[in-house]
RNA sequence: AACUUGAGAGUUUGAUCCUGGCUCAGAACGAACGCUGGCGGCAUGCCUAACACAUGCAAGUCGAACGAAUGGCUUCGGCCAUUAGUGGCGCACGGGUGAGUAACGCGUGGGAAUCUGCCCAGCAGUGGGGGAUAACCUCGGGAAACUGAGGCUAAUACCGCAUACGCCCCUCGGGGGAAAGGCUUGCUGCUGCUGGAGGAGCCCGCGUCGGAUUAGGUAGUUGGUGGGGUAACGGCCUACCAAGCCUGUGAUCCGUAGCUGGUCUGAGAGGAUGAUCAGCCACACUGGGACUGAGACACGGCCCAGACUCCUACGGGAGGCAGCAGUGGGGAAUAUUGGACAAUGGGCGCAAGCCUGAUCCAGCAAUGCCGCGUGAGUGAUGAAGGCCUUCGGGUUGUAAAGCUCUUUCGCCCACGACGAUGAUGACGGUAGUGGGAGAAGAAGCCCCGGCUAACUUCGUGCCAGCAGCCGCGGUAAUACGAAGGGGGCUAGCGUUGUUCGGAAUGACUGGGCGUAAAGGGCGCGUAGGCGGCGCAUCAAGUCGGGCGUGAAAGCCCCGGGCUCAACCUGGGAACUGCGUUCGAGACUGGUGUGCUAGAGUUCGGGAGAGGAGAGUGGAAUUCCCAGUGUAGAGGUGAAAUUCGUAGAUAUUGGGAAGAACACCAAUGGCGAAGGCAGCUCUCUGGACCGAUACUGACGCUGAGGCGCGAAAGCGUGGGGAGCAAACAGGAUUAGAUACCCUGGUAGUCCACGCCGUAAACGAUGAAUGCUAGACGUUGGGACCCCUAGGGUUUCAGUGUCGCCGCUAACGCAUGAAGCAUUCCGCCUGGGGAGUACGGCCGCAAGGUUAAAACUCAAAGGAAUUGACGGGGGCCCGCACAAGCGGUGGAGCAUGUGGUUUAAUUCGACGCAACGCGCAGAACCUUACCAGCUCUUGACAUGGGAAGUUUGGGUCUGAGAGAUCGGGUCCUUCAGUUCGGCUGGCUUCCACACAGGUGCUGCAUGGCUGUCGUCAGCUCGUGUCGUGAGAUGUUGGGUUAAGUCCCGCAACGAGCGCAACCCUCAUCCUCAGUUGCCAUCAGGUAGGGCUGGGCACUCUGGGGAAACUGCCGGUGACAAGCCGGAGGAAGGCGGGGAUGACGUCAAGUCCUCAUGGCCCUUACGGGCUGGGCUACACACGUGCUACAAUGGCGGUGACAGUAGGACGCAAUGGGGCGACCCGGAGCCAAUCCACUAAAAGCCGUCUCAGUUCGGAUUGUACUCUGCAACUCGAGUGCAUGAAGCUGGAAUCGCUAGUAAUCGCGGAUCAGCAUGCCGCGGUGAAUACGUUCCCGGGCCUUGUACACACCGCCCGUCACACCAUGGGAGUUGGUUUUACCUGAAGCCGGUGGGCUAACCGCAAGGAGGCAGCCGACCACGGUAGGGUCAGCGACUGGGGUGAAGUCGUAACAAGGUAGCCGUAGGGGAACCUGCGGCUGGAUCACCUCCUUU
Repeated sequence: AACUUGAGAGUUUGAUCCUGGCUCAGAACGAACGCUGGCGGCAUGCCUAACACAUGCAAGUCGAACGAAUGGCUUCGGCCAUUAGUGGCGCACGGGUGAGUAACGCGUGGGAAUCUGCCCAGCAGUGGGGGAUAACCUCGGGAAACUGAGGCUAAUACCGCAUACGCCCCUCGGGGGAAAGGCUUGCUGCUGCUGGAGGAGCCCGCGUCGGAUUAGGUAGUUGGUGGGGUAACGGCCUACCAAGCCUGUGAUCCGUAGCUGGUCUGAGAGGAUGAUCAGCCACACUGGGACUGAGACACGGCCCAGACUCCUACGGGAGGCAGCAGUGGGGAAUAUUGGACAAUGGGCGCAAGCCUGAUCCAGCAAUGCCGCGUGAGUGAUGAAGGCCUUCGGGUUGUAAAGCUCUUUCGCCCACGACGAUGAUGACGGUAGUGGGAGAAGAAGCCCCGGCUAACUUCGUGCCAGCAGCCGCGGUAAUACGAAGGGGGCUAGCGUUGUUCGGAAUGACUGGGCGUAAAGGGCGCGUAGGCGGCGCAUCAAGUCGGGCGUGAAAGCCCCGGGCUCAACCUGGGAACUGCGUUCGAGACUGGUGUGCUAGAGUUCGGGAGAGGAGAGUGGAAUUCCCAGUGUAGAGGUGAAAUUCGUAGAUAUUGGGAAGAACACCAAUGGCGAAGGCAGCUCUCUGGACCGAUACUGACGCUGAGGCGCGAAAGCGUGGGGAGCAAACAGGAUUAGAUACCCUGGUAGUCCACGCCGUAAACGAUGAAUGCUAGACGUUGGGACCCCUAGGGUUUCAGUGUCGCCGCUAACGCAUGAAGCAUUCCGCCUGGGGAGUACGGCCGCAAGGUUAAAACUCAAAGGAAUUGACGGGGGCCCGCACAAGCGGUGGAGCAUGUGGUUUAAUUCGACGCAACGCGCAGAACCUUACCAGCUCUUGACAUGGGAAGUUUGGGUCUGAGAGAUCGGGUCCUUCAGUUCGGCUGGCUUCCACACAGGUGCUGCAUGGCUGUCGUCAGCUCGUGUCGUGAGAUGUUGGGUUAAGUCCCGCAACGAGCGCAACCCUCAUCCUCAGUUGCCAUCAGGUAGGGCUGGGCACUCUGGGGAAACUGCCGGUGACAAGCCGGAGGAAGGCGGGGAUGACGUCAAGUCCUCAUGGCCCUUACGGGCUGGGCUACACACGUGCUACAAUGGCGGUGACAGUAGGACGCAAUGGGGCGACCCGGAGCCAAUCCACUAAAAGCCGUCUCAGUUCGGAUUGUACUCUGCAACUCGAGUGCAUGAAGCUGGAAUCGCUAGUAAUCGCGGAUCAGCAUGCCGCGGUGAAUACGUUCCCGGGCCUUGUACACACCGCCCGUCACACCAUGGGAGUUGGUUUUACCUGAAGCCGGUGGGCUAACCGCAAGGAGGCAGCCGACCACGGUAGGGUCAGCGACUGGGGUGAAGUCGUAACAAGGUAGCCGUAGGGGAACCUGCGGCUGGAUCACCUCCUUU
């Protein structure tokens, strides 16, 4: 010195906190499996079949006990060696195994009634005799094993006799009992006794697994007496007597198991375990039994029975590896048929020695622990190769190569131990030492999504696969497979299995139960547990000291030895325990004695729906009778069933019956709970208040037990008015086994008896003490003011709010869910399931007690933010309403679907696709189809070669054209340093590449739609909350507005709103040409036509103006609102632009851009023709109409945008017209299109399929264009369809709006009913917010969060899985009764046999064998208990991407839900009765809080 001690993570949710399970990281192993494998040391190695075993070995030894035989030697005396037998000792040790055993078996500590060979010490003795028998010989039996008969013989074999200090028995007189010799002559034996040591047997206290779905067990059972038996106590055995004994502190039964030191884990307490080593026990093929012996009921002994195996001549025999090796088998799996007795130890022997699979060694195995190596230094062109890449590079990587070194291990050669203290060495030529060669012979495994250290590429495409949990994989996978790279460990690395840990997840240390799982429905009370104050005493608990014990090994500490370590070893510490002794006396306990604060008794009061019985009252309902009276009544959302002219309903009077008790009435009262309500009487329980005296801890709790216990239900008998499961009918509905209605039976009521359950709830067990208050209320008391009454206070109840504290939060808060104590009950993930089986109870229904297989990774509580509600409140919007006009009907236009087609290219699909992309498809466009055609390409960049240096016009050939040729004409490219120098162009060649309107809008950017121009969306700091979050942003007002004001734990800020911008409306000013013309002048038929002017209009620059500024009212002295004045305009003046955070995987890869994939003589390019224009049909959006507010004819006034050179085009001319000819002017406030139309005025038509309507068709034309056939527009003439105001439904619009009228523009050669603009004429209506739709804010419920298009329940159908019942059947185990009864011990027996002793003999004692009896293993018969396997059929349960029926639950879930019970129904469920709030909403009442 003996110590150094405790980590968490993932996963329930949109997010949070909690509860709670599952999973992971650690350590360990007698392990196994996969991949890999250099050396050594030390350990370890059938966990399964206590399955079966071939073969060898594992227990012998002694000639100094004995005779004999054999061999050898001999000096013949005998000696030596060997060994079959007699005899002695050993074989009961050592070695193996763990089947059995829940037991005094084991552990620990004690005890008394015992034995003990060999060993030690001591005392005493060892005299004298006898009869046999194996071996051996002879004769037999048998296949064998073996064995019979006769004969001979020895002993330390056997037997008497003698002796007996001490020994044993005893009736105290006495009686009984020993011995062995041997040999080399001093050794060793032998006998009796006493004691020791060590060993063994027995008894006891305490400790020692699970199950109560095992609650009673026991007849030798418990005790006694006598006897027997044992080494010894004892029911150990027996006879008799008694009726005990064990058990809730768990008997008995069932299952499982060898126990311990220890081992593993753990901070510890614990938990798990009991290989190797050590102690004890048990077993030895299975069961039984004894013999011998000091010791066994005996692993390598015996007997019997049984199963199995072997031999056999079929008569009969033999065997027992759970000893060491080894074999088969089983199994995921566990070694050599090795060496030696050299060491250690054992047996025998005087010894030499022999034996020893104990042991010591070696062999095999990475099975484990420990150690070592596979090289070291240097080495950057950072080599090559690989991989990645943004193509620059990066990385592998100082890694390699190269250069310089070293030699551990291994290999070769030589020497060579310790273990042996004298001899002896299996190991072993081993360990070790020296020398030699040479980097030489020696690296793998797992992982890389998070947990968890470590990342990229390719392949694959919900496939293949991975996975410990969460989870990955459906075309960009760090999660699959491969590669590169990386991380970890390393001769190993992973996986699987098991244990502990983490897990405070059984909580002693160290948990909980209001809502998460969990308080018994309530009381009384037994056992038990716990228990007030004082004194004394005892010392059981408790505390301290000593002593004994707690084996060794192990763990720990300090040392030592192998080079270190593992390992071994010395000493110590520890072994937390038990026993004993001494002491202490606080606390608990025992005893004694007191006390009164707990508890109880007594007296006096008052309160009460407390209970039981008897009686009694009125109102109402229904029924009956009678009267009045007439056509309905009743019922509902609306109806019907139903009642009523046979007189209902209504109403009046009378009567009957049953049930329940309005108002009072209440968070009120009483009761233990269930529960209790008219009134009166009787009986009766409990509590409360006040007071005195008494008892003296008499108390609290309460497993079992007993009693009470709503409703429903059951039995028997009554009763039956109303109500009302079931049932019937009527409705509703897709259906309606329901909700609603009309009826209606059990039942509801009474008596008696069962049942024993409820959301039996405060979801809160009982008792006691302590810990701020405030305000109500019930019952009683005290005091005060003094009375209408009020105030203060105190007990006992009953409520609300609220500190401290507690709680996950919600909440609880002196009637705790706070702080403590005592006792009881209960919980340990969800489902399966409060189910099955078993037990108990019940008439039944059923109750109570109460699992498992299997399955999931959750199930749950509280709170948060959203979303939603057939919840609530407030508010807005052409949302409804009020209006005007439409759509839906017709014809046509256009888009879409569908169909068709060679193609009818593609996209867009509720609002938010459908006159959308398309602001304009005859070719082109064009992406589609058919055919033809090109292949470095129609287009870009780069290389080489050649040519030309260009571009264009025109003619012409082939062809459908693209394209390929030919001729001809014009111009001869750009730069230049003047050099074919550079560039350009064309052709050819080969490659890189081009190209793709191919795919993916779910890989993307950008852009856009939409909610929505809705008023919202957020942040910083602070504060609150454990947290998600909240606050701010809510509230009171107000606004179009999160607009503003006020208030407020918030104060500020940002993106939105508003404003700033554009435009319209008024005015001023500046500027006047192409605009304008008031004034002046000129001119004209007329005209701003001209000069002139810039006043006006206008144009386009700048300003002004409007701000609730002023007045009144209202409001809160605010913000604001209402009215008014002034003003061009008034409360945002009208319109536009402007679109917050976000949502919809919204739309677009076919505008563009872009990742990835795909095509490359084609999915690219070109061309001709066709198609996008189809047509039974359906839908959307429009146009034109159906006519008289109109059509037609005539006449006729007034615009504004905007456009124009590939253009607009005037005047003029032609044509009925489209249009044509022609061309002034205009690059535009100048010229042109340009006549606006509707309106107005005049005329006509007169209600008609028309003078409405214009589709369709014919015909003749016009224009554009290369070209109008498919497939353009327009014109004239002719034709003259449907349609007479449009069903259900549905759209737009709130003022210069709707409606109506025309005009312009983009696109465009041409084509407009579409789109975008412009102006003209110009309304109606809005009471209002109940309802529909959408939206905003607050609040509430929620099982939703993919957010109600959500979630979710049950039947049915299919597949699979485990399980209950099941006629039975098979087996195990146990038990009862009876039968049988081997071997054996014991007892009995006398008729067989019999050496020693007695006896002269006869005979006896004793013995052997036999027989009988008791006990008893196996076996048998019959019947129970229990467990397991199988089982036709059957019940429910669980699981399973897209099955069927409904919609039960979650929102008031559309009938609030749930609990118990009963009935009914395809199913969820429905209904009745009673109960609960864990029900939303509205109203009322009461109470509380705040000012």
Small-subunit ribosomal RNA from Allostella humosa, 1491 nucleotides, folded computationally.
Its Rfam family is "Bacterial small subunit ribosomal RNA".
Its mean pLDDT, the model's own confidence on a scale to 100, is 84.
Lineage of the source: Bacteria > Pseudomonadati > Alphaproteobacteria > Allostellaceae > Allostella.
The RNAcentral record of the sequence draws on Rfam.